[in-house]
RNA sequence: GAUCGACAAUAGCAAACUUGGUGAAAGCCAAGGACGCAAAGCUAUGGGUCUUCCAGGAAACACCUGAUGAUUGCCAAGCUACCGAA
Numbered sequence: 001g002a003u004c005g006a007c008a009a010u011a012g013c014a015a016a017c018u019u020g021g022u023g024a025a026a027g028c029c030a031a032g033g034a035c036g037c038a039a040a041g042c043u044a045u046g047g048g049u050c051u052u053c054c055a056g057g058a059a060a061c062a063c064c065u066g067a068u069g070a071u072u073g074c075c076a077a078g079c080u081a082c083c084g085a086a
Stems, first nucleotide, its partner, number of pairs: 004084002012037002017032006035073001041079003045076003048071003054066004
């Protein structure tokens, strides 16, 4: 240095749920709260999934199709990082 990840050490993040805000929705933000996480740090690049204001179809507010919306705590890829037992 690479790989790897202790019933090690030091720090970190924070699911569900609740309250408030925001958004058409999915969701996101803040506070509380911890199910978990060794990249649960960063990037929507590929795939997946969620949503449909709007657009198209249509007689139609139903229904169908479509992200430009969202998700990195779904997977992959890229970038970066703390500690050091075996």
Predicted 3D model of an 86-nucleotide RNA (c-di-GMP-I riboswitch aptamer) from Desulfitobacterium dichloroeliminans. The coordinates come from a structure-prediction model, not an experiment, and the mean pLDDT is 88. The sequence is in RNAcentral, with records from Ribocentre. Taxonomically the source falls in Desulfitobacterium (Bacteria, Bacillati, Clostridia, Eubacteriales).